[in-house]
This is a predicted structure of a 359-nucleotide RNA (Bacterial RNase P class A) from a Pseudomonadota bacterium. The coordinates come from a structure-prediction model, not an experiment, and the mean pLDDT is 75. The sequence is in RNAcentral, with records from ENA. It is recorded under the gene name rnpB. It matches the Rfam family "Bacterial RNase P class A". Rfam describes the family as follows. Ribonuclease P (RNase P) is a ubiquitous endoribonuclease, found in archaea, bacteria and eukarya as well as chloroplasts and mitochondria.
RNA sequence: UGGAGUGGGCGCAUGAUCGCUGAUCCGUCAAGGCGGGUUGGAGGAAAGUCCGAACUCCGCAGGGCAGGGUGGUUCGUAACGCGAACCGGGGGUGACCCUAGGGAAAGUGCCACAGAAAAUAUACCGCCCCGCUUGCGGGGUAAGGGUGAAAAGGCGAGGUAAGAGCUCACCGCUUUCAUGGCGACAUGAAAGGCAUGGUAAACCCCACCAGGAGCAAGACCAAAUAGGGAAACGUUUGAGGGCGGCCCGUCCGAGUUUCCGGGUAGGUUGCUAGAGGUGCCGGGCGACCGGCAUCCCAGAGAAAUGAUCAUGGCCCGCCUUGGCGGGUACAGAAUUCGGCUUAUAGCCCACUCCAAUUU
Numbered sequence: 001u002g003g004a005g006u007g008g009g010c011g012c013a014u015g016a017u018c019g020c021u022g023a024u025c026c027g028u029c030a031a032g033g034c035g036g037g038u039u040g041g042a043g044g045a046a047a048g049u050c051c052g053a054a055c056u057c058c059g060c061a062g063g064g065c066a067g068g069g070u071g072g073u074u075c076g077u078a079a080c081g082c083g084a085a086c087c088g089g090g091g092g093u094g095a096c097c098c099u100a101g102g103g104a105a106a107g108u109g110c111c112a113c114a115g116a117a118a119a120u121a122u123a124c125c126g127c128c129c130c131g132c133u134u135g136c137g138g139g140g141u142a143a144g145g146g147u148g149a150a151a152a153g154g155c156g157a158g159g160u161a162a163g164a165g166c167u168c169a170c171c172g173c174u175u176u177c178a179u180g181g182c183g184a185c186a187u188g189a190a191a192g193g194c195a196u197g198g199u200a201a202a203c204c205c206c207a208c209c210a211g212g213a214g215c216a217a218g219a220c221c222a223a224a225u226a227g228g229g230a231a232a233c234g235u236u237u238g239a240g241g242g243c244g245g246c247c248c249g250u251c252c253g254a255g256u257u258u259c260c261g262g263g264u265a266g267g268u269u270g271c272u273a274g275a276g277g278u279g280c281c282g283g284g285c286g287a288c289c290g291g292c293a294u295c296c297c298a299g300a301g302a303a304a305u306g307a308u309c310a311u312g313g314c315c316c317g318c319c320u321u322g323g324c325g326g327g328u329a330c331a332g333a334a335u336u337c338g339g340c341u342u343a344u345a346g347c348c349c350a351c352u353c354c355a356a357u358u359u
Stems, first nucleotide, its partner, number of pairs: 001355010012312007020041009043330001047341002050339005055214004068209004072086005087101001088099004102205002107203002109199003124145002126141007153171002156168003172194001173192008218269004228260006240252004276295008313328007
């Protein structure tokens, strides 16, 4: 200098004017309200709603089945299907990346085409032996060729008619032991002649996990209309109501009054101070944890967080190098947290690797 890898961060700024919305203070009004001041008002993903929890209601003696999920080990965490470190496997020259990674000698199923054969077996070409009709028959073999994604341990030597773990060395595998590690596992030694393919995000087996529904959860207050329950009075011995307030009178008249309870519209609450943010110190390889200080940071309800202008960043284009024009992503709260996944213009920082060159 060029090309890569990993981790982290920012994600337009400032001002003015006009609005919207939460809180609070003041003024005004009988009240509802109105006016003014101060102050708060989207995100790294608020998104997908895919996991895990808090919270709420319902259910639940205890145990189990079905169905579902998870699947190397050890940690972290309130919890997780999340994260960290490590182990095994795979990829890359490397930094580093990917990994659904229990069980295939419990059972069942499947393995296209090609091929003799896809697993109780079997032989197309070839090689070897025997027989003779000399190109056919019988037998041996699986080393070589051929097929396939995958072919019954690999490779070399001995051996043999030709061959074959038939025998031997090395490697792989199985079993046992030793050592190291909390562990997954690693290393080493001995024995076995191989004990027979792949597939379990195929059925299945094993281990572990888990009640259901969700803030439209739930709680409180509570009109109008229509129901429910109880009590009292009353139906010609007339409760109650109308006739301007009372009495008489008169008319209507079978219900009336009180209390309790449920509950619709509507309102209030749940509702935003939390497994919280920031800084410093300490522990840990790390995820993360602890201590101290400090901060309060949206809470609407058909749903506010907007619009215009100016100045300045950043990017792109054009030309006269200073101007002009254009652009400034993805997106957008709704009970709240912890994760994961997906979208994202343009940048910034740190560490590391490879190649070339120079010193």